[in-house]
Context: one part of a larger RNA
RNA sequence: CUGGGCGUAAAGCGCAUGUAGGCGGUUACUUAAGUCGGACGUGAAAGUUUUUGGUUUAAUUGGGAGAGGCCGUUCGAAACUAGGUAACUCGAGGAUGGUAGAGGAGAGUGGAAUUCCCGGUGUAGUGGUGAAAUGUGUAGAUAUUGGGAGGAAUAUUAGUGGUGAAGGUGGCUCUCUGGACCAUUCCUGACGCUGAGAUGCGAAAGCUAGGGGAGAGAACGGGAUUAGAAAUCCCGGUAUUCCUAGCCGUAAACGAUGUCAACUAGGCGUAGGGGGUAUUGACCCCCUUUGUGCUGUAGCUAACGCGUUAAGUUGACCGCCUGGGGACUACGGCCGCAAGGCUAAAACUC
Numbered sequence: 001c002u003g004g005g006c007g008u009a010a011a012g013c014g015c016a017u018g019u020a021g022g023c024g025g026u027u028a029c030u031u032a033a034g035u036c037g038g039a040c041g042u043g044a045a046a047g048u049u050u051u052u053g054g055u056u057u058a059a060u061u062g063g064g065a066g067a068g069g070c071c072g073u074u075c076g077a078a079a080c081u082a083g084g085u086a087a088c089u090c091g092a093g094g095a096u097g098g099u100a101g102a103g104g105a106g107a108g109u110g111g112a113a114u115u116c117c118c119g120g121u122g123u124a125g126u127g128g129u130g131a132a133a134u135g136u137g138u139a140g141a142u143a144u145u146g147g148g149a150g151g152a153a154u155a156u157u158a159g160u161g162g163u164g165a166a167g168g169u170g171g172c173u174c175u176c177u178g179g180a181c182c183a184u185u186c187c188u189g190a191c192g193c194u195g196a197g198a199u200g201c202g203a204a205a206g207c208u209a210g211g212g213g214a215g216a217g218a219a220c221g222g223g224a225u226u227a228g229a230a231a232u233c234c235c236g237g238u239a240u241u242c243c244u245a246g247c248c249g250u251a252a253a254c255g256a257u258g259u260c261a262a263c264u265a266g267g268c269g270u271a272g273g274g275g276g277u278a279u280u281g282a283c284c285c286c287c288u289u290u291g292u293g294c295u296g297u298a299g300c301u302a303a304c305g306c307g308u309u310a311a312g313u314u315g316a317c318c319g320c321c322u323g324g325g326g327a328c329u330a331c332g333g334c335c336g337c338a339a340g341g342c343u344a345a346a347a348c349u350c
Base pairs, nucleotide, nucleotide: 004321005320006319007304008303012318014201015200016199017198021194022193023192025088026087027086028085029084030083031082033081034080035077036076037075038074039073040072041071042069049065050064051063052062053061091191092188093187094186095184096183097182098181099180103177104176105175106174107173108172109171110154115149116148117147118146119145120144121143125136126135162169163168206247207246208245209244210243211242215241216240220236221235222234223233258317259316260315261314262313263312266295267294268293269292270291271290272289273288274287275286276285299306300305323350324349325348332343333342334341335340
C1' cells in the first nucleotide's frame, strides 16, 4: 500500500413483502471444516535472487544455495469462525389490560354552495375587464322569493397536528378490517437483520367497456390585447375530472438523504400513553416513553448546512456512480390494446 464516493457536484431502486445468498446475542461442553504450528513429499529444466569457477575483464557460460504454493499427506493446538449438544434472556415474537388516530374496504345519510327546471314579485339592463367587446336580456333576464332535479366537493374545527411502507388520507353513521403506542414483566427462547432474482402496492395524466355529467375545463370557436398573439385576459366549450370492472407503472414518486442496530451535551415547543407530587376535585409542577418540530455542543462538511429524527462515531446487507454532449437515445430482448415502459450501447464531438 492492498480505490474513492452517493442531501445540493455523477450516484439511494417510488414503496413494501420475501426466496437464494451474506451477516448474526449470552454461557458451558464437544468436533476439528476454516484457522495456526511441526514433520515429510512435491513445486522439471531454463529464468529470477545470492555465492562461486572459467573465458585477460564483461556480456555469455558451468557448479552450489535460496526464494517462489488458495499444493498434497500426516501429527498436533482449540482462542476465533463454523458444525453438534445442553442451557439463558437483554434481540425478536406472544399474552393480559388500556389509549389515540382524515389507516383501509363496503353500505347508508346530512347541510352549505354552484348550475338547471317550474311558479311568484319586479323592470331594463346584466355580465365581464386594466379598459372593453363577444355573451345574456322586453319571447321578461340580473335581483329577490317558494318548490323541484342532479352531480361533485366536504367551509369553520384545522394545528412545521394525527395516521399510513410509500403513493396517500379530512362531513356524519354503521359493518368488516390492518397497523402503532403505553403499562404489567406473565410466556416462547435467537425464532433475528438485510435482501440479487421474484411478487404485491403504487399520485396525476392516459387507455378499454358500461354508466354518470353540476361545477371546473386540455383541444376547439368567438371577443379583446398586440406590429403579430399559435399565449396572457374575457364569453362559450368537447375529451377529461366522478362511479364500476380491467389495464398502464411513471413523477422534482423529495427529507433530492436505502433498511436495521449500537454509541455520542443540552434547551424550548407540540401530539399519544404511563408514573409521582398535589388537591374535595381539576389544573400546575417533576420523571419516563413513543412520534413530530425548532434551536444548538462535540464532531462532520468544499461550502451551504447536518447535529440522539445525523449529513457525527461504528457495524451488517442491498442498490447505485465513474467527464459533458450524442442518450432517460438506436438496435435487440421482455412487458403493454395503444400511448409507451424496463433494460441499454456505439460512431462522432468538446
This is a predicted structure of a 350-nucleotide part of an RNA (small-subunit ribosomal RNA, central domain) from a metagenome. The full RNA is in RNAcentral, with records from SILVA. Its Rfam family is "Bacterial small subunit ribosomal RNA". Gene Ontology terms of the family: ribosome and structural constituent of ribosome.